Molecule: transfer RNA
Organism: Candidatus Sericytochromatia bacterium
């Protein structure tokens, strides 16, 4: 330099056009003589920018970052 893949919550993963789900972790409360485990509740995310569409995490293009292969 060329080609390909991936990017969703603090972490690990779902979601394949109709407005984002769960586990662990975190906070508060319950329970316990205390802690842990357990139960309830809450907060927390679509890499960035354009395009298509009534509507985009999802489809298209570009950029960024990471990984892989070729030279």
């Nucleotide at each position: 330099g060329c080609a390909g893949a991936u990017a969703u919550a603090g972490u690990u993963u779902a979601g394949a056009g109709g407005u984002a789900a769960a586990a662990c972790a975190u906070a508060u409360g319950a329970a316990u003589g205390c802690c842990a485990a357990u139960c309830a509740u809450a907060a927390a995310a679509u890499a960035a920018g354009a395009g298509u569409u009534c509507g985009a995490u999802u489809c298209u293009c570009u950029u960024u970052a990471u990984c892989u292969g070729c030279u």